Model confidence (mean pLDDT): 80 of 100. Predicted 3D model of a 1579-nucleotide RNA (small-subunit ribosomal RNA) from a Bacilli bacterium.

[in-house]
RNA sequence: AAGUUUAUUUUUUUUUGAGAGUUUGAUCCUGGCUCAGGAUUAACGCUGGCGGCAUGCCUAAGACAUGCAAGUCGAACGAAAUAGUCCAAUGAAGUCUGAGUGCUUGCACAAAGAUGGAUUUGGGUUACUAUUUAGUGGCGAACGGGUGAGUAACACAUGGGUAAUCUACCUUUAAGAUUGGAAUAACACAGGGAAACUUGUGCUAAUACCGAAUAUCAAAUAAAAAUGAUUUUUUUAUUUUGAAAGGUGCCUCUAAAGCACCGCUUAAUGAUGAGCCUGUGCCGUAUUAGCUAGUUGGUAGGGUAAUGGCCUACCAAGGCAACGAUGCGUAGCCGAACCGAGAGGUUGAUCGGCCACACUGGGACUGAGACACGGCCCAGACUCCUACGGGAGACAGCAGUUAGGAAUAUUCGUCAAUGGGGGAAACCCUGAACGAGCAAUGCCGCGUGAGUGAUGAAGGUCUUAUGGAUUGUAAAACUCUGUUGUAUGGGAAGAACGACUAAAAUAGGAAAUGAUUUUAGUGUGACGGUACCAUACCAGAAAGCCCCGGCUAACUACGUGCCAGCAGCCGCGGUAAUACGUAGGGGGCAAGCGUUAUCCGGAUUUAUUGGGUGUAAAGGGUGUGUAGGCGGUUUGUUAAGUAUAAGAUUAAAGCCCGGGGCUUAACUCCGGUUCGUCUUAUAAACUGGCAGACUUGAGUAUGGUAGAGGCAAAUGGAAUUUCUAGUGUAGCGGUAAAAUGCGUAGAUAUUAGAAGGAACAUCAGUGGCGAAAGCGAUUUGCUGGGCCAUUACUGACGCUGAGACACGAAAGCGUGGGGAGCAAAUAGGAUUAGAUACCCUAGUAGUCCACGCCGUAAACGAUGAAUACUAAGUGUUGGAGUUUUCCAGUGCUGAAGUUAACACAUUAAGUAUUCCACCUGAGUAGUACGGUCGCAAGGCUGAAACUCAAAGGAAUUGACGGGCACCCGCACAAGCGGUGGAGCAUGCUGUUUAAUUCGAAGAUACGCGAAAAACCUUACCUAGAUUUGACAUGCCAAUGACCGGUUUAGAAAUAAACUUUUCUCUUCGGAGACAUUGGACACAGGUGGUGCAUGGUUGUCGUCAGCUCGUGUCGUGAGAUGUUUGGUUAAGUCCAAUAACGAGCGCAACCCUUUUCCUUAGUUGCUAACAUUUAGUUGAGAACCCUAAGGAUACUGCCGGUAAUAAACCGGAGGAAGGUGGGGAUGACGUCAAAUCAUCAUGCCCCUUACAUCUAGGGCAACAGGCGUGCUACAAUGGCCGGUAUAGAAAGAUGCAAUAUCGUAAGAUGGAGCAAAUCUCCAAAGCCGGUCCCAGUUCGGAUUGAGGUCUGAAACUCGACCUCAUGAAGUUGGAAUCGCUAGUAAUCCCGAAUCAGAAUGUCGGGGUGAAUACGUUCCCGGGUGUUGUACACACCGCCCGUCACGCCAUGGGAGUCUGUAAUACAUGAAGCUGAUAGCUUAACCUUUUAGGAGAGAGUCAUCGAAUGUAGGACAGGUAACUGGGGUGAAGUCGUAACAAGGUAUCACUACCGGAAGGUGGGGAUGGAUCACCUCCUUU
Repeated sequence: AAGUUUAUUUUUUUUUGAGAGUUUGAUCCUGGCUCAGGAUUAACGCUGGCGGCAUGCCUAAGACAUGCAAGUCGAACGAAAUAGUCCAAUGAAGUCUGAGUGCUUGCACAAAGAUGGAUUUGGGUUACUAUUUAGUGGCGAACGGGUGAGUAACACAUGGGUAAUCUACCUUUAAGAUUGGAAUAACACAGGGAAACUUGUGCUAAUACCGAAUAUCAAAUAAAAAUGAUUUUUUUAUUUUGAAAGGUGCCUCUAAAGCACCGCUUAAUGAUGAGCCUGUGCCGUAUUAGCUAGUUGGUAGGGUAAUGGCCUACCAAGGCAACGAUGCGUAGCCGAACCGAGAGGUUGAUCGGCCACACUGGGACUGAGACACGGCCCAGACUCCUACGGGAGACAGCAGUUAGGAAUAUUCGUCAAUGGGGGAAACCCUGAACGAGCAAUGCCGCGUGAGUGAUGAAGGUCUUAUGGAUUGUAAAACUCUGUUGUAUGGGAAGAACGACUAAAAUAGGAAAUGAUUUUAGUGUGACGGUACCAUACCAGAAAGCCCCGGCUAACUACGUGCCAGCAGCCGCGGUAAUACGUAGGGGGCAAGCGUUAUCCGGAUUUAUUGGGUGUAAAGGGUGUGUAGGCGGUUUGUUAAGUAUAAGAUUAAAGCCCGGGGCUUAACUCCGGUUCGUCUUAUAAACUGGCAGACUUGAGUAUGGUAGAGGCAAAUGGAAUUUCUAGUGUAGCGGUAAAAUGCGUAGAUAUUAGAAGGAACAUCAGUGGCGAAAGCGAUUUGCUGGGCCAUUACUGACGCUGAGACACGAAAGCGUGGGGAGCAAAUAGGAUUAGAUACCCUAGUAGUCCACGCCGUAAACGAUGAAUACUAAGUGUUGGAGUUUUCCAGUGCUGAAGUUAACACAUUAAGUAUUCCACCUGAGUAGUACGGUCGCAAGGCUGAAACUCAAAGGAAUUGACGGGCACCCGCACAAGCGGUGGAGCAUGCUGUUUAAUUCGAAGAUACGCGAAAAACCUUACCUAGAUUUGACAUGCCAAUGACCGGUUUAGAAAUAAACUUUUCUCUUCGGAGACAUUGGACACAGGUGGUGCAUGGUUGUCGUCAGCUCGUGUCGUGAGAUGUUUGGUUAAGUCCAAUAACGAGCGCAACCCUUUUCCUUAGUUGCUAACAUUUAGUUGAGAACCCUAAGGAUACUGCCGGUAAUAAACCGGAGGAAGGUGGGGAUGACGUCAAAUCAUCAUGCCCCUUACAUCUAGGGCAACAGGCGUGCUACAAUGGCCGGUAUAGAAAGAUGCAAUAUCGUAAGAUGGAGCAAAUCUCCAAAGCCGGUCCCAGUUCGGAUUGAGGUCUGAAACUCGACCUCAUGAAGUUGGAAUCGCUAGUAAUCCCGAAUCAGAAUGUCGGGGUGAAUACGUUCCCGGGUGUUGUACACACCGCCCGUCACGCCAUGGGAGUCUGUAAUACAUGAAGCUGAUAGCUUAACCUUUUAGGAGAGAGUCAUCGAAUGUAGGACAGGUAACUGGGGUGAAGUCGUAACAAGGUAUCACUACCGGAAGGUGGGGAUGGAUCACCUCCUUU
């Protein structure tokens, strides 16, 4: 929620609907795709123990070898055959008898004879009996069985009708069955033919055929009566015509008759079956809209069992169709089956009912019934036989074969049962049927064992690895059971009727047979020795398949490395794959499991139940109006809808409910319930019909009123342009800037006049009018509609509206005018890489008018029309009213409500009703084809193949914008000094090389890793060596040391030799420690790879002010709020406001340093006073400086002003310092797969006599070119020479090193002092004086030569320094670019780390010591707010179109091929019907020769299948070429769109252009920004 029952007003019972994945950074919605379920006449893959019950060519209605599937009746008939009976002959076995013989003397054998009549042979066919059957005849063969081609139909289903019909056999009833006749098969003879078969002559029978009689009945006519409408029914009379057949049994001497049974005829009846008619239902397509000529109806006739155009003649012109005719496509229909909660969707295997068909097409015959699957005739195609003349055939019966296909069984048994045909019956026939066989094809059931069992065995797998986990009570082992299996034995039901035998009863009959019934008995089983039962035996013989990323139950290892592969959807795989393959483990189902295919479900995704259309797909551009749908108040009536009751039907099976039978179940049996349809009756509320009334819906009249409503005519002024004339002179015009253009032939400007066309400023307003499109100077004329008010009138006249009709911006088209301005196209000038554009100068169609087309727009409120109801507030237009106010429009804000949200909200997108239109994933595509309209352009209607898993709406957070606003920063500006030019140093690139080791790469690599490459370092190269290793741990053995020293070989490593040489304990045997050497194995080792597997560390945005959370609140949600706003700050700093209140990480502060003071301390530091010295040198002092510990100080604290009485800012005072005092350390959440595996650590991979280790030498230092960072300079603010003054910080034992001496110098010698406030190392610019005099110089110092010093085994490659000599470039540096805001820049030196030596680098230190900042327009970066977005890998984004190439499907296409259904004409088989008297002819008739009636063949005619010819229609296939479309790896050209996308975009239309596209016209906002106007909200 629905229904039922009871009962009573609420309880009980029953049935009953599940979702998920996928669009996004995330969200909600719309919307498609996919999955989980069930089912199948299934197939395929892997596997397979048993049984029961079912099922088994879905494709080629393709073709079929072989066998069988429909016969039967002798009790209808003639005939034939066989056997018996008959005659003659033969004479077996047996029986009777017992001559005789043997001997064991009571047993055996047995001749002759008699009997007996088996068997065989011959004859006879007269009669009889039995059996069989070719033919005549009867019945059946029209059932049963198969298939689904055709059929969209009265085919089927359902309900009726038949007063419009038939019905063999069967039931019941009545009557009858009289009398004649003529033939013909078989058969015989003679022929033909290869065969199939067939001709002639002759004989014969019947339940075969024919005539006559009879007639309840039938037909016609007439009369009467009845009825519910006809060609109705009943009764009577007359006329005419039309029937028949016997067989068997009993009885009997025989025959006839009789009786019985089976048949026969007529009539009626029932049952069964069939025909015909009819209401309703019954697929798709309108890109099929008109169809129809026997067509529709009538009259007459024919035909049929019967109605009827079923057929014919005549007459009329009808009939069907938007409620879908006609055409085309598809299809057997139903009971039912599957799915579904149901509504409903799909299907039509098996079983059952109906239909249709039987190789394809046509036709009739026979018959009760057929236009006939196993009948006939003809035509066609095909197959087979043939003597080539001619014949035969039809598995969609059962088996079977072949073909096709993914795919579907045995050439089986039996009539035992059930049923059918024939028969009197026995019985015969029956591939119907019953059974068996094959197939896991399906459903159901059973089994493959059960219990105990922990060393948690072995093995496997994993692992943090020698430990553990898991497989796992699983196994083994012990105990038990025996379903199934094997063996043996027993063993059904299905069997009843009928028949026969015996007996009995009943009715009829003279009796008998017979009929019916009962009882007893005899005999019958394919399946099958099957089901089932009993006994024995052994756990023995019996488990697989799929899956394990999510959906979806179930995880690890190895292999592979965008490969191989998987995939239902999303997707997985590029070296740590739970997604591929394998293994272990796990999950699911189980004799099956998966896959594929199809259907329903889920899908409310076609929505009746049960959807939508403002923006997602979807409201027609607007109106008028036809059909249709819907419709106000009230009375009466009716009963179509509706409701109730009863009845009929709804086949069986199936489903459901209750029971029964198989051990259970499947299966099966019995009983019950049920949809729907029809009939009858009742009710009358509602809907409908009919009749009547009403006024509120609608309309009319009257009085007012506003208006760019429409059409036509006339008139007006301003402006542009042109022309004429004047004045006047050199420019004008145009742009960001220019140029083209105009102008000395006088422009522009200015004055006057004239001409002409178009448009109507101000008023003007989310103002007005109109259906929409649309309408704007003034006046006049004509005309439509609205609104308000008032009282009258009509009386539902209404609403909507498929088709239809009318109107319909701009552009465009046709004809004729007109043409001022503007302006597609076009031309020129610019811009640009190009510029078919944007800008400029010109300029034609067009724009204007008249008439006629077109019919589309973002024709929009993206919102169909009408009616009713549902809070308010506030503008404005029109009308009414004295006021409150009312009515009608037009806007805004806003409640409830609605909405996915945005938003809408009395002008609804709210609540309801009615009608119309439209939607159903995106692309293809509003395209193709067809139709239709148009002069054309094109409009309307309007697909598919194929591709994708999305496309889309609204809102959110970010990011971005050649969007906006605010703010900050050496960001710009203002300044100072540089870089970029030179030489050199240094790093990088490139190149070279055996190697030039590796890394770093915009900012954020490049004097970076490297705070030091001659060897070492060192990772690279060459050469030479080693292999448990240079280094660590463990084991064994040997030695006693190891280390050190010497010699030899070698480049050294290394090798060899010599020398030297232990400790501890001790029971003195030894043991242990340590070290070396040797050995085997675990292992060592790797600056090898991966920074995109990682830790740690670091850079950058950025010392920017941000990044978040809890609770609460708002929102369906992502999210928002807080964090926004107004101020303020360096700051999310603080204050105030505030649905927020608080908190955290950041900011600030706390830390270090510096600046001031104080306290304490007073050496190595200091020195004011006192002494002293060359000298704070010494005594002394503790004041000062300084040192280093601890404190203090500064907080907007105070004052004034500004601000809001806040925060704060400005100014001032005081103060050493003033507004974070200066500097440092300190770096939020995060970004860049940023850097580093070569600092270190580390997973995985790789190497292991080498990618490890050692040694020597070389290389990292090369050198055309390029780049970065620096140093030195270019000089006079300077160079050089001489003199002279003053720091700070740091370092020092393998050290710093003084005084002194030597050297020009680097330096050397030597060594006092100092492990340091004590000693040592130490300044330069500066200042004073001199010189140089603007030059490639006394600038500059590169380069080169020579000679030295120092360090170090060693300075060649390849160190630093010194001296002398040499003396390059360079005269201030293009475009561009860097740093810096005060003790800063600039400039000057000093120190340290590294280090043997080796800084122009780096890190520190002090000395001297400036200039400028108006300011935030601009560049760069950042922060906040807001806005747009098609971006989210986030603008280095996204993305459009041409072109080129590959592939795919598709349209057109000269044609060509095939098919379908018709039309016209020709031809015309079989056959029915009709005609025909030339031919033939048994029955009947006659007047007997022959003729007649009738019949037959032949011929002719109508119809007529197939075929041919012709022109069209429709459908399909194919096709050179061609059009667009889709899709593909990083192709080409541009950049159209998304931000104001750099010219706002979009739709219509026209023109143009490689392409996106551009431009013109009139539209839309689905345009950003700014300004103004109007309206609204708050105050």
Rfam family: Bacterial small subunit ribosomal RNA. Gene Ontology terms of the family: ribosome and structural constituent of ribosome.